Predicted 3D model of a 264-nucleotide part of an RNA (large-subunit ribosomal RNA, domain VI) from a bacterium. Model confidence (mean pLDDT): 84 of 100.
[in-house]
Context: one part of a larger RNA
RNA sequence: CGUACGAAACUUGAGGAGAUUCUUCUUUAGUACGAGAGGAUUUGGAAGGACGAAGCUCUGGUGUUCCAGUUAUCACGCUAGUGGUACGGCUGGAUAGCUAACUUCGGAACGGAUAAACGCUGAAAGCAUCUAAGCGUGAAGCCCGCUCCAAGAUGAGGUUUCGUAGCGUUUUUACGCGAAAGUUCCCAGAAAGACGAUCUGGUUGAUAGGCCGUAUGUGUAAGUGCAGCAAUGUAUUAAGCUAAACGGUACUAAUGAACGAAUG
Numbered sequence: 001c002g003u004a005c006g007a008a009a010c011u012u013g014a015g016g017a018g019a020u021u022c023u024u025c026u027u028u029a030g031u032a033c034g035a036g037a038g039g040a041u042u043u044g045g046a047a048g049g050a051c052g053a054a055g056c057u058c059u060g061g062u063g064u065u066c067c068a069g070u071u072a073u074c075a076c077g078c079u080a081g082u083g084g085u086a087c088g089g090c091u092g093g094a095u096a097g098c099u100a101a102c103u104u105c106g107g108a109a110c111g112g113a114u115a116a117a118c119g120c121u122g123a124a125a126g127c128a129u130c131u132a133a134g135c136g137u138g139a140a141g142c143c144c145g146c147u148c149c150a151a152g153a154u155g156a157g158g159u160u161u162c163g164u165a166g167c168g169u170u171u172u173u174a175c176g177c178g179a180a181a182g183u184u185c186c187c188a189g190a191a192a193g194a195c196g197a198u199c200u201g202g203u204u205g206a207u208a209g210g211c212c213g214u215a216u217g218u219g220u221a222a223g224u225g226c227a228g229c230a231a232u233g234u235a236u237u238a239a240g241c242u243a244a245a246c247g248g249u250a251c252u253a254a255u256g257a258a259c260g261a262a263u264g
Stems, first nucleotide, its partner, number of pairs: 001152001005163007015149004021049006033038001051106005059100004066093005071086006111143002117137004166177004182259004186202005207253003210249005217241002223236005
């Protein structure tokens, strides 16, 4: 831009893409078969490999924004307590998020038409013959079935809901303005993200920050008392601190502006 008014949702599916995998154990059964050795077709059940999808409850990894211990040195006048630098100085843990080695799930079944093959009826050719007419069985393969995309499928599909036509000028057929549903810019952002886009919100508000509470993590802060010559221990004290998590709370920031329909 088109899809013959302007919008918002929900859809159909022409067409396309993906997947449709392999093995072992067990039962049938040591059966059929076979002199024996050996050893099934078929049926049911179970487990696994690789591959794929989703997820973070578990097991772990990471987690230079969380907690603790500790070495050297410098600084805060000193002690105490802290902070800086040394690969985050080193070490032990660890929330969210991300993640695999972790967790869950998938391949199927049913159906249709067939290949090789196996048949029924059956002539040409009084017989015979699966074939010439006709009718069947039959595969991990084909078409469906399963998942995803999909009406620019210009053949542009369908359904539902919302909005309706005011004013001025005027040669009565044109122009301009306003304005509906709705949308965009702008702003606060994340479950989204290279940028667009998507999604949640914009005071009739919990969108982000702050604050309050909780969870989680770390592991018993500082100060003071007591014991000890002291290092240190102990009580206050399951303490103190706690990122991205969860639930609340308008304290701070989400001000405003434009586009937009009956003509082509």